Large-subunit ribosomal RNA, domain II from a Chloroflexota bacterium, 682 nucleotides, folded computationally. RNAcentral holds the full RNA, with entries from ENA. Model confidence (mean pLDDT): 87 of 100.
Context: one part of a larger RNA
RNA sequence: GCCGGCGAGUUAAUCUCUGUGGCGAGGUUAAGGGAGUUACACCCGGAGCCGUAGCGAAAGCGAGUCUGAACAGGGCGUUAGUCGCAGGGAUUAGACACGAAACCAAGUGAGCUACCCAUGGCCAGGGUGAAGCGAAGGUAAAGCUUCGUGGAGGCCCGAACCGGUGUCUGUUGCAAAAGGCUCGGAUGAGCUGUGGGUAGAGGUGAAAUGCCAAACGAACUUGGAGAUAGCUUGUUCUCCCCGAAAUAGCUGUAGGGCUAGCCUCAAGCGUUAAGUGGCGGAGGUAGAGCACUGGAUUGGCUAGGGGGCGCAUAGCUUACCAAACCAAACCAAACUCCGAAUGCCGUCACUUGAGAGCUUGGGAGUCGGACGGUGGGAGAUGAGUUUCAUCGUCGAGAGGGAAACAGCCCAGAUCGUCGGCUAAGGUCCCAAAGUCUAGGCUAAGUGGGAAAGGAUGUGGAACUGCUGAAACAGCCAGGAGGUUGGCCCAGAAGCAGCAAUCCUUUAAAGAGUGCGUAACAGCACACUGGUCGAGUGGUUCCGCGCCGAAAAUAUAACGGGGCUCAAGCCUAGCACCGAAGCCACGAGGCGCUGCUUUGGCAGCGUUGGUAGGGGAGCGUUCUGCAGGCGGUGAAGCCGUACCGAAAGGAGCGGUGGAGCGUGCAGAAGUGAUAAUGCCGGC
Numbered sequence: 001g002c003c004g005g006c007g008a009g010u011u012a013a014u015c016u017c018u019g020u021g022g023c024g025a026g027g028u029u030a031a032g033g034g035a036g037u038u039a040c041a042c043c044c045g046g047a048g049c050c051g052u053a054g055c056g057a058a059a060g061c062g063a064g065u066c067u068g069a070a071c072a073g074g075g076c077g078u079u080a081g082u083c084g085c086a087g088g089g090a091u092u093a094g095a096c097a098c099g100a101a102a103c104c105a106a107g108u109g110a111g112c113u114a115c116c117c118a119u120g121g122c123c124a125g126g127g128u129g130a131a132g133c134g135a136a137g138g139u140a141a142a143g144c145u146u147c148g149u150g151g152a153g154g155c156c157c158g159a160a161c162c163g164g165u166g167u168c169u170g171u172u173g174c175a176a177a178a179g180g181c182u183c184g185g186a187u188g189a190g191c192u193g194u195g196g197g198u199a200g201a202g203g204u205g206a207a208a209u210g211c212c213a214a215a216c217g218a219a220c221u222u223g224g225a226g227a228u229a230g231c232u233u234g235u236u237c238u239c240c241c242c243g244a245a246a247u248a249g250c251u252g253u254a255g256g257g258c259u260a261g262c263c264u265c266a267a268g269c270g271u272u273a274a275g276u277g278g279c280g281g282a283g284g285u286a287g288a289g290c291a292c293u294g295g296a297u298u299g300g301c302u303a304g305g306g307g308g309c310g311c312a313u314a315g316c317u318u319a320c321c322a323a324a325c326c327a328a329a330c331c332a333a334a335c336u337c338c339g340a341a342u343g344c345c346g347u348c349a350c351u352u353g354a355g356a357g358c359u360u361g362g363g364a365g366u367c368g369g370a371c372g373g374u375g376g377g378a379g380a381u382g383a384g385u386u387u388c389a390u391c392g393u394c395g396a397g398a399g400g401g402a403a404a405c406a407g408c409c410c411a412g413a414u415c416g417u418c419g420g421c422u423a424a425g426g427u428c429c430c431a432a433a434g435u436c437u438a439g440g441c442u443a444a445g446u447g448g449g450a451a452a453g454g455a456u457g458u459g460g461a462a463c464u465g466c467u468g469a470a471a472c473a474g475c476c477a478g479g480a481g482g483u484u485g486g487c488c489c490a491g492a493a494g495c496a497g498c499a500a501u502c503c504u505u506u507a508a509a510g511a512g513u514g515c516g517u518a519a520c521a522g523c524a525c526a527c528u529g530g531u532c533g534a535g536u537g538g539u540u541c542c543g544c545g546c547c548g549a550a551a552a553u554a555u556a557a558c559g560g561g562g563c564u565c566a567a568g569c570c571u572a573g574c575a576c577c578g579a580a581g582c583c584a585c586g587a588g589g590c591g592c593u594g595c596u597u598u599g600g601c602a603g604c605g606u607u608g609g610u611a612g613g614g615g616a617g618c619g620u621u622c623u624g625c626a627g628g629c630g631g632u633g634a635a636g637c638c639g640u641a642c643c644g645a646a647a648g649g650a651g652c653g654g655u656g657g658a659g660c661g662u663g664c665a666g667a668a669g670u671g672a673u674a675a676u677g678c679c680g681g682c
Base pairs, nucleotide, nucleotide: 001682002681003680004679005678006677011093012092013091014090015089016088017087018086019085020084021083022082023081026050027049028048032044033043034042054061055060064076065075066074067073096234097233099231103224104223105222106221107220108219114198115197116196117195118194119193120192121191122190123188125157126156127155128153132149133148134147135146136145137144161185162184163183166181167180168179169178200216202212203211204210209218237617238616239615240614241613242612247260248259249258250257251256261366262365263363264362265361266360267359268358269357271354272356273352274351275350276349277348278347279346280345281344287338288336289335293332294331295330297328298327299326300325302322304321305320306318307317308316309315369394370393371392372391373390374389375388376387377386378385399410400409401408414587415586416585417584419583420582421581425577426576427575428561429560430559434574436573437572438571439570440569441568447563453547454546457544458543459542460541461540462539463538464537465536466535474531475530476529477528478527480504481503482502486498487497510525513524514523515522588607589606590605591604592603593602594601595600618671620668621667622666623665624664625663626662628660629659636655637654638653639652640651642649643648
């Protein structure tokens, strides 16, 4: 891992509700007893319990009573129960099953290991050479020096022994800690045998929370014990009807609860409900406004202040600041002279008869929501962010579209059909349907990702300048004189800079627009003539395009191929494709209505679904009653083309070799692909 078996809402007592049955102003026995065909049934047993009257704190009164001054109002009351059986729920019990880490008690452990006590054992060989002692030298005597002797040491090297430094191997190992090489100690705080001691709220510890029998921040065994687990996981047959919530309040509460909200079932009421329209209301949002409260800008006017003059506490003055006021133009969630649309409330009419509404009771689940649109707050007018409001979808929703894609678009799947029509979205090929019609635009593969900003891209519209008295562009020619104007400057001559910017000759020509020179010079320009001969400039708006444009495995920013009067974009139109939508035909379930010969028939509506509520069934084991099958072959097993909407049920054949169905009723150890489930087999 697979297969097989086992494996989870039970039982008891009490309460409550529903169904059903007995009796009924009553109902019922408990313990116990009697008898019997001796676990049942039957007969006694009325103790007790519930009900038959309530109200009040009570005295008390009583179909009433309490409050109260009240003969007011109000509160609570003013006759149906009770005992079984079955089922839903609750409480108390382990209470659907499995699961802790832990806590406590009584014991068992120091044959492992830590430390201690007693008594024994062990340490090849080599090296070094302390004290002391001796001799010699030396001294006044010593110290001292030298040579010997001597054999000290948590001394040195290194086996046994003890250890475990580094690394390799080993890692389902040789081994639940080893092996190889290497390395530390090796007369010591050494190693070791045997016997003994210390025990878990404890011991021992050269101290690491180490060790106390291969898991020690508190050993192990058994018991309390089925501890508790607001947590995780699992929880077994079928079909039918309805169908949620992820919110509020409170919570040592926030991943748990309680009550309400939302779901379901039953009984009762019956349009009370919803929508639309009319009428009547409340309101201060969007917008707007500046009349209030504040903010903020410019100008004017004018107190006050600052500056200047002045001896001055007079006065004058001011290109300074500036309240109030005036004019103009603005801003505001906590501003409003105003003020919608929606929404909300009431009422009338109409429409709808909906799994509408309301009341009472039984049963729940839900309290982590997600994204999208719209209106706000927080944030950075960030987030697949967060927090409200409102609607939608998902959640609990399949189908079609969006390449793929819970939350987007279309649309809500009872079942069947080799029928039809459509929605969103599509119609060149992949790939169902137009290479459809008419008119434009785009040249960027824009389409098929992006901003500020930039640009003689291109199409359209409007306004405007010049122009056959010849424009615009090109070409030819002129572009002068006073003058190198003045100042400044080393120089400054149109052209570093400052101020000024006249006059003359002219068809025209600036005291000069650019290049240039050290300064001049020089080259262009403005301006003018000629040549040429028809348009040429400017501004604004609209459509589509261009640049701006850099990312990591890979084209990779149309799903792909591929597409250019399109297979792109805009406008108009026709046709077609396209879903579980709609229609058609057939079939089932549920509800309502009508009819009915009570068998049903017809019409209409409805039938996605998680948590969850309700209903109806299938099957397993055993029991009672009835009636059956079986060696002429039971159960079980194997095969099989039959029946039923499903759980399931037959028939036949084979195998097997002794028990087993059916109808009705009853009782449950009653249904397994999942619990890192348990046991077994492979």